[in-house]
This is a predicted structure of a 514-nucleotide part of an RNA (small-subunit ribosomal RNA, 5' domain) from Peptococcaceae bacterium Ri50. The coordinates come from a structure-prediction model, not an experiment, and the mean pLDDT is 87.
Context: one part of a larger RNA
RNA sequence: GGACGAACGCUGGCGGCAUGCCUAACACAUGCAAGUCGAACGGUCCGGUGCUUAACAUUUAGUUGAGUGCCGGAUAGUGGCGGACGGGUGAGUAACACGUGGAUAAUCUGCCUAUGACCCUGGGAUAACACCGAGAAAUUGGUGCUAAUACCGGAUAACUUUCUUUGAGCGCAUGCACAGAGGAAGAAAGGAGCGAUCCGGUCAUAGAUGAGUCCGCGGCUGAUUAGCUAGUUGGUGGGGUAACGGCUCACCAAGGCGACGAUCAGUAGCCGGCCUGAGAGGGUGUACGGCCACACUGGGACUGAGACACGGCCCAGACUCCUACGGGAGGCAGCAGUGGGGAAUCUUCCGCAAUGGGCGAAAGCCUGACGGAGCAAUGCCGCGUGGGUGAAGAAGGCCUUCGGGUUGUAAAGCCCUGUCUUAUGGGAAGAAGAGAGUGACGGUACCAUAGGAGGAAGCCACGGCUAACUACGUGCCAGCAGCCGCGGUAAUACGUAGGUGGCGAGCGUUGUCC
Numbered sequence: 001g002g003a004c005g006a007a008c009g010c011u012g013g014c015g016g017c018a019u020g021c022c023u024a025a026c027a028c029a030u031g032c033a034a035g036u037c038g039a040a041c042g043g044u045c046c047g048g049u050g051c052u053u054a055a056c057a058u059u060u061a062g063u064u065g066a067g068u069g070c071c072g073g074a075u076a077g078u079g080g081c082g083g084a085c086g087g088g089u090g091a092g093u094a095a096c097a098c099g100u101g102g103a104u105a106a107u108c109u110g111c112c113u114a115u116g117a118c119c120c121u122g123g124g125a126u127a128a129c130a131c132c133g134a135g136a137a138a139u140u141g142g143u144g145c146u147a148a149u150a151c152c153g154g155a156u157a158a159c160u161u162u163c164u165u166u167g168a169g170c171g172c173a174u175g176c177a178c179a180g181a182g183g184a185a186g187a188a189a190g191g192a193g194c195g196a197u198c199c200g201g202u203c204a205u206a207g208a209u210g211a212g213u214c215c216g217c218g219g220c221u222g223a224u225u226a227g228c229u230a231g232u233u234g235g236u237g238g239g240g241u242a243a244c245g246g247c248u249c250a251c252c253a254a255g256g257c258g259a260c261g262a263u264c265a266g267u268a269g270c271c272g273g274c275c276u277g278a279g280a281g282g283g284u285g286u287a288c289g290g291c292c293a294c295a296c297u298g299g300g301a302c303u304g305a306g307a308c309a310c311g312g313c314c315c316a317g318a319c320u321c322c323u324a325c326g327g328g329a330g331g332c333a334g335c336a337g338u339g340g341g342g343a344a345u346c347u348u349c350c351g352c353a354a355u356g357g358g359c360g361a362a363a364g365c366c367u368g369a370c371g372g373a374g375c376a377a378u379g380c381c382g383c384g385u386g387g388g389u390g391a392a393g394a395a396g397g398c399c400u401u402c403g404g405g406u407u408g409u410a411a412a413g414c415c416c417u418g419u420c421u422u423a424u425g426g427g428a429a430g431a432a433g434a435g436a437g438u439g440a441c442g443g444u445a446c447c448a449u450a451g452g453a454g455g456a457a458g459c460c461a462c463g464g465c466u467a468a469c470u471a472c473g474u475g476c477c478a479g480c481a482g483c484c485g486c487g488g489u490a491a492u493a494c495g496u497a498g499g500u501g502g503c504g505a506g507c508g509u510u511g512u513c514c
Stems, first nucleotide, its partner, number of pairs: 001514004006510005013383006019376002021341001026339003030336003035081003040078002043075014088294003098218007107211002112207008120154004129144006159186009169176002190199003220266003227257003232254008269291004273284004296317005319330004347373001349372003355369001356367004386416004396407004420455001422450005430441001458503005463484003469498005479486002
């Protein structure tokens, strides 16, 4: 000098864009943050309407009840898809975690795209519901009824898997891929519509996307850590996985790693980047993007295409809450917010209008993702606090050799301007879908008009380094100080004033990095 997720002191007008718990991965009141589909299904409720029937009333119209059909709406339950995304945090991790380059002839992949072949025929349950119970509650038992795109059989098999077998081909090896024959095994679901048709389901191949696994290389500190290792290293066989493998088990062998630093200990999420620097390098990993890990602490699996699953389940533990003492409930490192810790870090806001996501045929519903607004000079950038003229060089202040000098064109005065602020009026784009309709921000941005210099300047320094000097007070006191050093009676170094210098809505100080 530059930089910062900064803090502190003094000061503070406006706008745009960013950023905002670095500490206790401490504990959390309250609300919201993941639902959706009635075009999968049986019920239930509500409304409308037609028919039949009964009662009442009547001149007619009608009212009420019951049964039944149709239409519309709502939705607790069964069922489907989604809750593995999106959002948070950085505790752990020195590791194939990350970066980079490869391998998978050792693999899986819901939804999506393309292509091919199919969707035949049966069955038994169960929730809801009704009845009877248990319990304070959370919840739960029994009996009975019922539906499905829920569940279970049978058939079919282009296709797939597996076994046997034949053949040509390819490959670096284990092998790969293909064709033929034979045996065995493996599917499905229907819904909407008057209909045309649309939406679906199954098997298979290929693609796309996503993921798993393996390997080479690379990036911290300590030797005042020198030896480490028993599923340990390898083999055979069984098991297991989507898949290779001591992944696991039985047996066999005795190996494997290490001064090119094993093991142990400390520290740490990694990277694109960011800061600095001429570069080499050094430092760093906030925000944004990619990957990883975690979800009160520890362990475990279930479901599923995908989890060993933040707002799922089970067990144990600590903590908090409810209780009728028998037993139960909870997990903000989601968005706000509270307490605590700390030098220190925001609103219990608005909206799904846009973008994106989930579900749905759609309308649409949900979305603290997101879009916005609010708070904070926390940072960067822009603008303003006026412009011109004005010498009697006014008054006042300060200094003075008492002549004057300086503040100083500064002020006043005169002539202007109208940025920003203020008020009034107008007023968007962002909105895309066949049309119509649809804007949280927001009456915002922007435009016009009005008015008046009116509402808007401070902070630090002035001995040298280092731009900027005098007076008074003080008297090694009070104090200053980054270094050198100032202060003991004329202090340009302390304190105050005038003046001056620097930067300016900021200026200084402290901390950290180059």

Lineage of the source: Bacteria > Bacillati > Bacillota > Clostridia > Peptococcaceae.